[in-house]
Context: one part of a larger RNA
RNA sequence: CGUUAGAAAAUUGAGAGGACAUGACCUUAGUACGAGAGGACCGGGUCGUACGUACCGCUGGUGUAUCGGUUGUGCCGCCAGGUGCAAUGCCGAGUAGCUAUGUACGGAAAGGAUAAACGCUGAAAGCAUCUAAGCGUGAAACCUACCUUAAGAUGAGUUUUCUUUUAAGGGUCGUCAGAGACUAUGACGUUGAUAGGCUACAGGUGUAAAGGUGGUAACAUCAAAGCCGAGUAGUACUAAUUGCCCGUAAGC
Numbered sequence: 001c002g003u004u005a006g007a008a009a010a011u012u013g014a015g016a017g018g019a020c021a022u023g024a025c026c027u028u029a030g031u032a033c034g035a036g037a038g039g040a041c042c043g044g045g046u047c048g049u050a051c052g053u054a055c056c057g058c059u060g061g062u063g064u065a066u067c068g069g070u071u072g073u074g075c076c077g078c079c080a081g082g083u084g085c086a087a088u089g090c091c092g093a094g095u096a097g098c099u100a101u102g103u104a105c106g107g108a109a110a111g112g113a114u115a116a117a118c119g120c121u122g123a124a125a126g127c128a129u130c131u132a133a134g135c136g137u138g139a140a141a142c143c144u145a146c147c148u149u150a151a152g153a154u155g156a157g158u159u160u161u162c163u164u165u166u167a168a169g170g171g172u173c174g175u176c177a178g179a180g181a182c183u184a185u186g187a188c189g190u191u192g193a194u195a196g197g198c199u200a201c202a203g204g205u206g207u208a209a210a211g212g213u214g215g216u217a218a219c220a221u222c223a224a225a226g227c228c229g230a231g232u233a234g235u236a237c238u239a240a241u242u243g244c245c246c247g248u249a250a251g252c
Base pairs, nucleotide, nucleotide: 001152005163006162007161008160009159010158011157015149016148017147018146021049022048023047024046025045026044027043033038051106052105053104054103055102059100060099061098062097066093067092068091069090070089071086072085073084074083075082076081110144111143112142117137118136119135120134169246170245171244172243173189174188175187176186177185194239195238196237197235198234199233200232201231203228204227205226211222212221213220214219
C1' cells in the first nucleotide's frame, strides 16, 4: 500500500516446512520344520542406542554485581576495624538466569492408492493362461494421518463484537520484562503492584562489629549471628503527571 467505511478479537485451511531411524532380550517355543545338527514365520511384551522438542523439581556446570577465609603492599593519624591494587590477587562455597552429562516426552497406530511379486474369474485360442474386459492381496517409497506455519490464497475467505464522528481504535510519552542488537512483541500507567524502595519469607554464606564472660594467650561463648544480585508474596513511600498526534469513510 492492497484486501472498497473504520476497528478489536476469534477462526477455516489452498499451500509450505518438519518428523519418519534402529538394536537387543523375554515369550509364543526348543514348537512348526528337520534323520540329526540346527531352528523359525505370525503374534505379545520389556529394555536400550542415536536423533529431536521442551524444561530446570532432582544430579551437576557456570554464576569477575553474593558470603566467607587468606598473602603482600598502599591509604583511612595509630590500635582495632575497613578499603584500593596484585588475573575476580589467591582460595572455599553459591541465589536467579542460562545450561547437559540431568528430567520429561516423541517417531506410533490406522486408512487410501500402488511397485516388484502372489492370486480369483476369464476369453482371444472348445484346452491352458493373474489380463485382453473385470476383481483381489501386497513395501520404511506415494497420498492422508502427527507437529509447526499459513487469506498478499490479489482467488486477498469466514464468524463475533464495537464505532454513526471531539467516534471506535491506535500512536507518541513514561515505568518495565517471560521480549530484545535497533525495532518489534508483551505487561502496566493512580479506577495502579509496572519497576525501584521497604517488610516478611525462601535461598546463599557460615556465626559480623562493639561489648560482657572464661582463659596468661591463641581462642571459646553470649550468637543458626551478621551480611546478601537477579527469587516469592505483601505494601503506593518514589517514578509511571497533564497532555499532544493519527483516525473522521460509505451513508445520513